[in-house]
RNA sequence: GCCCCGGUAGCUCAGCGGAUUAGAGCGAGUGGCUUCUAUCCAUUAGGUCGGGGGUUCGAAUCCCUCCCGGGGCACCA
Numbered sequence: 001g002c003c004c005c006g007g008u009a010g011c012u013c014a015g016c017g018g019a020u021u022a023g024a025g026c027g028a029g030u031g032g033c034u035u036c037u038a039u040c041c042a043u044u045a046g047g048u049c050g051g052g053g054g055u056u057c058g059a060a061u062c063c064c065u066c067c068c069g070g071g072g073c074a075c076c077a
Base pairs, nucleotide, nucleotide: 001073002072003071004070005069006068007067010026011025012024013023028044029043030042031041032040050066051065052064053063054062
């Protein structure tokens, strides 16, 4: 330098055929249960979907560019 994969909640990830209201599990808060803790049950909060720009009536999803992580290839007289 070229190519491929990934970046979504505190963590691990799904969603990537354009419109359901952005979700699950774990974790956290609150309440219930319990003498207390744990377990269990209910419930709540937490996201500018890596940054910017574009297409579109409408973008996590499509296009361009940049950044970050992983892998492969090439060059190194």